[in-house]
RNA sequence: UGGGGAGUCGUCUAGUGGUAGGACAGCGGACUCUGGAUCCGCCAGCGAGGGUUCGAAUCCUUCUUCCCCAG
Numbered sequence: 001u002g003g004g005g006a007g008u009c010g011u012c013u014a015g016u017g018g019u020a021g022g023a024c025a026g027c028g029g030a031c032u033c034u035g036g037a038u039c040c041g042c043c044a045g046c047g048a049g050g051g052u053u054c055g056a057a058u059c060c061u062u063c064u065u066c067c068c069c070a071g
Stems, first nucleotide, its partner, number of pairs: 001070007010024004018054001026042005047063005
């Protein structure tokens, strides 16, 4: 430099154009003599800019970070 792939709560992971879901973690509560376990609830996310569309995590484009291949 060229080609391909990946980027979603703190972490892991779903979501092929129509309300962004789950698990763990965290917080609050129930239970308990205390803790743990268990149960209930809450919090929190689409890498960045632009475009298409009534509507974009999803389609297009540019950039950015990481991985693989070639030179």
The RNA shown here (transfer RNA) has 71 nucleotides and comes from Slackia heliotrinireducens. The sequence was found in a public genome assembly. The prediction has a mean pLDDT of 80. Lineage of the source: Bacteria > Bacillati > Actinomycetota > Eggerthellales > Slackia. Rfam family: tRNA. Its family is annotated with triplet codon-amino acid adaptor activity in the Gene Ontology. By type it is a transfer RNA.